[in-house]
Context: one part of a larger RNA
């Protein structure tokens, strides 16, 4: 030396798949490469260490001993673990088949209040806005009503710390084509975890074209307020918001909490599903039968909330740990400088990845 750690002090990669590598369920049998016994060779000599001797004694000096470890080789072996072969199991894991469930994706048709505009009719002087006002809009007749028309956006209500997804994230209503997850039972039988590079995907702004533009609405005008106001507040308004296909690759992308697996108290809600039980109500015809509803039981699974042991610095976590362990990947190593500079690489392009030092403290 044989490190400590990552919720909040730095530290978990925005998610997922997944290649090499790491790890890897129960049984048996073979084998003997790791493991492990032996022996030999080898590791210069000094120096270290072991005992003696020599200078008075000590450093010093010369002399004798002997281990340990790696390395080759050899043989006699050992076989618990790990590898390799070979067979077998089902509990990991998957496959079909049976039903229910769900804003999970993608098209594609439909449908609704509203806002706005546009005709026509009534009506006839303000309307709008604000603390207050004005710009603004109005006799070229607004503002209100009333029909009836366009267009584009979004789905009230149900709606629920309620669903679904890997995350981003998904909400009208049908169809259509598609995943996914939950049960049971029926076959494969270790196919399995995790994943350095790789690859998809990936809010929102933004960026090419090619449409669309109803409301909002950066940027810009103007009115105000102010001492000023490049701002809140008002009246107007362009890009954007939407669609198509490309790009970008980033968030306070979070549960600030990488993923598998198993194991460790007690209570509450809540989803499925299949069986029992029992009550309640219709319907039938006299089978106490079929239906519907509640309740409780049972198996599994999600999600939320309270707490026990146990952790934590504390706050707080507590079966969906931040508890006990067990693999495998990422990441941290004082503050600034600075996620800058250079260099690679990626992007139309804004930037993105990757990522230093000098110097200050």
């Nucleotide at each position: 030396c044989u490190g400590g750690g990552c919720g909040u002090a730095a530290a978990g990669a925005g998610u997922u798949c997944g290649u090499a590598g790491a790890c890897u369920g129960c049984a048996a049998a073979g084998u003997a490469a790791g493991u492990u016994u032996u022996g030999u060779g080898u590791u210069a000599a000094a120096g270290a260490u072991u005992g003696a001797a020599g200078c008075u004694c000590a450093a010093c000096u010369u002399u004798u001993a002997a281990a340990a470890a790696g390395c080759a080789c050899a043989a006699a072996g050992u076989u618990a673990c790990u590898g390799c072969u070979u067979u077998g199991c089902u509990c990991g894991a998957g496959u079909u088949u049976u039903a229910u469930a769900c804003a999970g994706g993608a098209g594609a048709a439909u449908a609704u209040a509203a806002u706005u505009u546009u005709a026509u009719u009534u009506g006839g002087a303000a309307g709008g806005g604000u603390a207050a006002a004005a710009u603004c809009u109005a006799a070229u007749u607004a503002u209100a009503a009333a029909u009836a028309a366009a267009g584009g956006a979004a789905u009230g209500u149900c709606g629920g710390u309620g669903g679904c997804g890997a995350a981003g994230g998904c909400g009208a209503u049908u169809c259509u084509c598609u995943a996914g997850u939950a049960a049971a039972a029926a076959c494969u039988g270790a196919c399995g975890u995790u994943g350095a590079g790789g690859a998809a995907c990936g809010a929102a702004a933004g960026u090419g074209u090619a449409g669309g533009u109803a409301g909002c609405a950066a940027a810009c005008a103007g009115g105000a307020u102010u001492a000023g106001a490049g701002a809140c507040c008002c009246u107007g308004g362009u890009a954007g918001u939407c669609u198509a296909c490309a790009c970008u690759g980033u968030a306070a992308a979070u549960c600030a909490u990488g993923a598998a697996u198993g194991c460790u108290g007690u209570a509450a809600u809540u989803u499925a599903a299949c069986g029992a039980a029992a009550a309640a109500u219709c319907u039938u015809u006299a089978g106490u039968a079929g239906a519907u509803u509640u309740u409780u039981u049972u198996u599994a699974g999600a999600u939320u909330u309270u707490u026990a042991a146990g952790c934590u610095a504390a706050c707080g976590c507590u079966a969906u740990a931040a508890g006990c362990a067990u693999u495998c990947c990422g990441c941290c190593u004082g503050a600034g400088g600075a996620g800058u500079a250079c260099g690679a690489u990626c992007g139309c392009a804004a930037g993105g990845u990757u990522g230093g030092a000098a110097c200050u403290c």
Small-subunit ribosomal RNA, central domain from Navicula ramosissima, 361 nucleotides, folded computationally.
Rfam family: Bacterial small subunit ribosomal RNA.
The full RNA is in RNAcentral, with records from ENA and SILVA.
Its mean pLDDT, the model's own confidence on a scale to 100, is 82.
It is recorded under the gene name rrs.
Lineage of the source: Eukaryota > Ochrophyta > Bacillariophycidae > Naviculaceae > Navicula.